[in-house]
Formats: sequence, structure tokens, C1' cells
RNA sequence: UCCACGCCAGGCGAUGGAGUUCGCCUUCAACCACCGCACGAGCGGUUGAUGACUCCUGAACCAUA
Repeated sequence: UCCACGCCAGGCGAUGGAGUUCGCCUUCAACCACCGCACGAGCGGUUGAUGACUCCUGAACCAUA
């Protein structure tokens, strides 16, 4: 100096925040949705504020006062 492993810690899981939990990654990383046309660039369309559960906030719809 490089590689591997362990520990601690941090980060990430297609639109906000918090708690719990699961998974992934160790900075050349995890992650950056899907469908159709198109070599590509690009164009059109679809679902969801969660990885999962709960709550809050925002948006939409319905009902009541």
C1' cells in the first nucleotide's frame, strides 16, 4: 500500500416527516418504478406520499355538521 474478515458507525429501499421492524450497501456502493413505440435520443400511458406496519402533514373522492 492492497485484499479479505470482524466490530462500531453511517447511508439506501421511484414524491414529505416521525416511531417500530425487515432487507441491502460501505462511497467506482446500496438506490434512482412500470408499460408501449423507437437502434438511440425521444414520445405517449399507468400505480403509489410506506420496503412493511402505525401516526402526522399535503393532495384527491364521498358522507355528515
Source information: The RNA shown here (Fluoride riboswitch aptamer (crcB RNA motif)) has 65 nucleotides and comes from a Gemmatimonadota bacterium. Its mean pLDDT, the model's own confidence on a scale to 100, is 78. NCBI's taxonomy places the organism under Bacteria, Pseudomonadati, Gemmatimonadota. It matches the Rfam family "Fluoride riboswitch aptamer (crcB RNA motif)". For this family Rfam cites "Widespread genetic switches and toxicity resistance proteins for fluoride" (Baker et al., Science, 2012). Gene Ontology terms of the family: response to fluoride and positive regulation of gene expression. It was read from a public genome assembly, where an Rfam model found it. Of the family's consensus pairs, 100% are formed in the model.